Context: one part of a larger RNA
RNA sequence: CUGGGCGUAAAGCGUGCGCAGGCGGUUUGUUAAGUCUGAUGUGAAAGCCCCGGGCUCAACCUGGGAAUGGCAUUGGAAACUGGCAAGCUUGAGUAUGGCAGAGGGGGGUGGAAUUCCGCGUGUAGCAGUGAAAUGCGUAGAGAUGCGGAGGAACACCGAUGGCGAAGGCAGCCCCCUGGGCCAAUACUGACGCUCAGGCACGAAAGCGUGGGGAGCAAACAGGAUUAGAUACCCUGGUAGUCCACGCCCUAAACGAUGCUCACUAGGUGUUGGGGAAGCGAUUCCUUGGUACCGUAGCUAACGCGUGAAGUGAGCCGCCUGGGGAGUACGGCCGCAAGGUUAAAACUC
Numbered sequence: 001c002u003g004g005g006c007g008u009a010a011a012g013c014g015u016g017c018g019c020a021g022g023c024g025g026u027u028u029g030u031u032a033a034g035u036c037u038g039a040u041g042u043g044a045a046a047g048c049c050c051c052g053g054g055c056u057c058a059a060c061c062u063g064g065g066a067a068u069g070g071c072a073u074u075g076g077a078a079a080c081u082g083g084c085a086a087g088c089u090u091g092a093g094u095a096u097g098g099c100a101g102a103g104g105g106g107g108g109u110g111g112a113a114u115u116c117c118g119c120g121u122g123u124a125g126c127a128g129u130g131a132a133a134u135g136c137g138u139a140g141a142g143a144u145g146c147g148g149a150g151g152a153a154c155a156c157c158g159a160u161g162g163c164g165a166a167g168g169c170a171g172c173c174c175c176c177u178g179g180g181c182c183a184a185u186a187c188u189g190a191c192g193c194u195c196a197g198g199c200a201c202g203a204a205a206g207c208g209u210g211g212g213g214a215g216c217a218a219a220c221a222g223g224a225u226u227a228g229a230u231a232c233c234c235u236g237g238u239a240g241u242c243c244a245c246g247c248c249c250u251a252a253a254c255g256a257u258g259c260u261c262a263c264u265a266g267g268u269g270u271u272g273g274g275g276a277a278g279c280g281a282u283u284c285c286u287u288g289g290u291a292c293c294g295u296a297g298c299u300a301a302c303g304c305g306u307g308a309a310g311u312g313a314g315c316c317g318c319c320u321g322g323g324g325a326g327u328a329c330g331g332c333c334g335c336a337a338g339g340u341u342a343a344a345a346c347u348c
Base pairs, nucleotide, nucleotide: 003320004319005318006317007302008301012316014201015200016199017198021194022193023192025088026087027086028085029084030083031082033081034080035077036076037075038074039073040072041071042070049065050064051063052062053061054060091191092188093187094186095185096183097182098181099180103177104176105175106174107173108172109171110154115149116148117147118146119145120144121143125136126135162169163168206247207246208245209244210243211242215241216240220236221235222234223233258315259314260313261312262311263310266293267292268291269290270289271288272287273286274285275284276283277282297304298303321348322347323346330341331340332339333338
């Protein structure tokens, strides 16, 4: 490379938007680039291959044929692909009316609790552990009552629930704002799918500047444990955790499962919407999510199973024995930490 693969064996980019590219519903006409077909020219000779001939055979020599994957010119076909033109409405989208939601950004506000401060009551302990000790307390702690300060997080509701592309999102109220779903009509008329580069978003930790700092808590200190204990346990405690702005760009960024579309038994629960029947309890139908069980089928097995890992189509990404190594070197990015792209020798 041809292949074969990518839930767990190596392998789905963390996620989205999207230019180029690839792919593309339906009808009619046209064109003839792709496609198919005929003819002509060319594809040197030698060699290879086939059938003969000549040296006593062979090697060798020699005649003919075939082959020469092709290319060009020209005549034709018009189903399919492409181009052009004109349509269509099922794909896609828009409008109208509803609905649910921790979707995002900003502002405000509430109560519980922890800590600290002040005052009152009150006296000898408190705290902590397997047991202790360090620690706190007669300069009045802990407990209790009242008042105050400040920061962070929002018990119950709460879910096997909801929303978001992913990361992720939770007290309550207001403002701004994205997306989704449903119903019935109307409209646009293929406007679509995917996407190398590119752009944007991207937990935590970390970095820069400025603020903030209640609790928690790497580092650090002390007390224990232990043979030791640079740990596990305890008492403290600084970065950090919080806010604003700017970086970093990683993850078991997981459903370890790329996106879109079509098709292929059912059953049960739950969540959002719509419809029908019934006086009603309720039942039935339909549609979008989210879970469980399971048929066919698939799978090495486990398991998956209309939300597929089944059956197909389109496009992208990725894998190719283990170690060396996600390393070195170089490039790009970064303030740094580092990230990304990414080998080889050698070795089994």